c-di-GMP-I riboswitch aptamer from an uncultured Gemmatimonadota bacterium, 95 nucleotides, folded computationally.
Of the family's consensus pairs, 95% are formed in the model.
Its mean pLDDT, the model's own confidence on a scale to 100, is 79.
Its Rfam family is "c-di-GMP-I riboswitch aptamer". From the family's description: GEMM was predicted in a large-scale screen for bacterial structured RNA regulatory elements.
RNA sequence: AUCAGCCCAGAGCAUAGCCGGCGAAAGCCGGUGACGCAAAGCUACGGAUCCUCGUCUCCGUGAGCCCUGGAGGGCAAGACCGCCGAGCUGCCUGA
Numbered sequence: 001a002u003c004a005g006c007c008c009a010g011a012g013c014a015u016a017g018c019c020g021g022c023g024a025a026a027g028c029c030g031g032u033g034a035c036g037c038a039a040a041g042c043u044a045c046g047g048a049u050c051c052u053c054g055u056c057u058c059c060g061u062g063a064g065c066c067c068u069g070g071a072g073g074g075c076a077a078g079a080c081c082g083c084c085g086a087g088c089u090g091c092c093u094g095a
Base pairs, nucleotide, nucleotide: 002095003094004093005092012037013036017032018031019030020029021028022027035082041088042087043086045085046084047083049079050078054075055074056073057072058070059069
């Protein structure tokens, strides 16, 4: 340096729930708590998934305009690395 990961050793991270805060929401931060994790370390680069304050379209009425409401489908923006892939970095042991 590369490959592998059951074990050894010292460690690490921290699910769900609950409390407080931020956010329209998904979700995030702190505390508590551990379901689990050989990268459950970092990056939103590709895909998947999620949300909808906003915007487009559709529905309503005899027609038009305005306001308000509802639902479906999109768009942009956002979320998510403990969904998968990719990139970078790392402990121990063995070959």